[in-house]
RNA sequence: GCGCGGUUAGCUCAGUCGGUAGAGCGUUGGCCCGUACAGCUAGAGGUCACAGGUUCGAGUCCUGUACCGCGUA
Numbered sequence: 001g002c003g004c005g006g007u008u009a010g011c012u013c014a015g016u017c018g019g020u021a022g023a024g025c026g027u028u029g030g031c032c033c034g035u036a037c038a039g040c041u042a043g044a045g046g047u048c049a050c051a052g053g054u055u056c057g058a059g060u061c062c063u064g065u066a067c068c069g070c071g072u073a
Stems, first nucleotide, its partner, number of pairs: 001072007010025004019056001027043005049065005
């Protein structure tokens, strides 16, 4: 340089045929307990890497860019 894959919550990852963005862990409040852990319960947390395009509508399709990984010479 070329080819392929990846980028979604603090972390690890789902997300079907384009139609209201989710789980586990973590975190915060409450309950429980003599205290702590554990357990129960409620919540907060997202410009879906960035910029354009298509569409009534994009995490999802198309183009470019950035970063990470693998392959190739």
A computed fold for a 73-nucleotide RNA from Neurospora sublineolata FGSC 5508, annotated as transfer RNA. It matches the Rfam family "tRNA". The sequence is in RNAcentral, with records from GtRNAdb. A source record names the gene tRNA-Tyr-GTA-1-1.